[in-house]
This is a predicted structure of a 483-nucleotide part of an RNA (small-subunit ribosomal RNA, 3' major domain) from an uncultured prokaryote. The coordinates come from a structure-prediction model, not an experiment, and the mean pLDDT is 84.
Context: one part of a larger RNA
RNA sequence: UGACGGGGGCUCACACAAGCGGUGGAGCAUGUUGUUUAAUUCGAUACAACGCGAAGAACCUUACCUGGGCUUGACAUUCAUGUGGUACCAAACCGAAAGGGGCGGGACCGUCUUUUGGCGGAGCAUGAACAGGUAUUGCAUGGCUGUCGUCAGCUCGUGUCGUGAGAUGUUGGGUUAAGUCCCGUAACGAGCGCAACCCUUGUCCUUAGUUGCCAGCGAGUAAAGUCGGGGACUCUAGGGAGACUGCCGGUGUCAAACCGGAGGAAGGCGGGGACGACGUCAAGUCAUCAUGGUCCUUACGCCCAGGGCCACAAACGUGCUACAAUGGUCGGUACAAAGAGAAGCAAAACCGCGAGGUCUAGCAAAUCUCAAAAAGCCGGCCCCAGUUCGGAUUGAAGGCUGCAAUUCGCCUUCAUGAAGUCGGAAUCGCUAGUAAUCGCAGAUCAGCCAUGCUGCGGUGAAUGUGUUCCUGAGCCUUGUACA
Repeated sequence: UGACGGGGGCUCACACAAGCGGUGGAGCAUGUUGUUUAAUUCGAUACAACGCGAAGAACCUUACCUGGGCUUGACAUUCAUGUGGUACCAAACCGAAAGGGGCGGGACCGUCUUUUGGCGGAGCAUGAACAGGUAUUGCAUGGCUGUCGUCAGCUCGUGUCGUGAGAUGUUGGGUUAAGUCCCGUAACGAGCGCAACCCUUGUCCUUAGUUGCCAGCGAGUAAAGUCGGGGACUCUAGGGAGACUGCCGGUGUCAAACCGGAGGAAGGCGGGGACGACGUCAAGUCAUCAUGGUCCUUACGCCCAGGGCCACAAACGUGCUACAAUGGUCGGUACAAAGAGAAGCAAAACCGCGAGGUCUAGCAAAUCUCAAAAAGCCGGCCCCAGUUCGGAUUGAAGGCUGCAAUUCGCCUUCAUGAAGUCGGAAUCGCUAGUAAUCGCAGAUCAGCCAUGCUGCGGUGAAUGUGUUCCUGAGCCUUGUACA
């Protein structure tokens, strides 16, 4: 100087407390361990692995296994030699395919030349260099990432102090979300961080009105911005204004700042996002990619078929659905936002109980389509029961995608109707448009095991004005046989 302490002081955080909802019990989905297996490919493993890499495992993917094949190779560059019945196309035949096989057909370009032709190139064959490797080492690495932590810290120059390691600055008094700012001060300044600059949302003005809008005027309909028209309004998307403790009162060191108030759409960081200092964990990744070393080279490379990654005594994580009446079911009826669409989204009509099918408008989309929002509201039934709760499981019949749904897809209808009556010890999330609850969309994608993930809006709480305790963190200080 650090690190550590079941030392001290100050401070902070959904850390606790106060609340609300869960997990842990059930069924199922999914990931992991273990076991099994010919293989169940590999990686990730306290927080910070476990709905993680994987934003899509039937084939492909695929890296694994079994079997069948290839050997300058599926792909790149170079050299040597050869090559016109050459390159290329390719029938029989073997085969699961890959591959083998080769009847038969049969070229191109440049140049020389009278020509059958000669020489060269491309291509091909053989050979040699080499290719190739999701083989190994993340403890050889780059790059990228997680974490402490959006925590408020981490340093430097000059000066000063100290024999020196070092100290000071960065400590102290206030204050802040903040090493934020003020005051003091042997320090004076500066850098990386904080904040701001960026995006978005909340108010207003302005510009522009199409595919959007419709107040007033006119037309028109069963109805409808449907039409003429209009730019007022909504909205769209460009530009601007607006918030700065600016104003008032109080407290405070005539400070920084804090408390209250006015005005205001918004008030003291307005809400959300992007943004992550010096470093820590030899943290993660050689399987995104790149790359040193090592290793394989008729195989640890490459192709193909089938299987496996989906196994199942058991254990754990993350979720979904429930156990019901604030509910279930039937009928009627209302209101979103954000997205996607051409090998696509598909209206209307017709067929089917339905999944879906037939046919075919419109739309590269503020125009058309997906599209029905759901919870909600208004009525009817159920009457507390393993039920009109719950839907697992299983049987049958169908639909769709796709060469192909047996291993191993999704959906529909009928039937079946399991566990489950609110969950032990323990444990998680959340402070406001949040939790809870309700649907909608997208990526990946032929289809889909999505209950996942990423977004979007609808309805919309309770509690906390405390810091004794648990956990983690920051600053100062103290002890130390630790570095």
Description: Rfam family: Bacterial small subunit ribosomal RNA.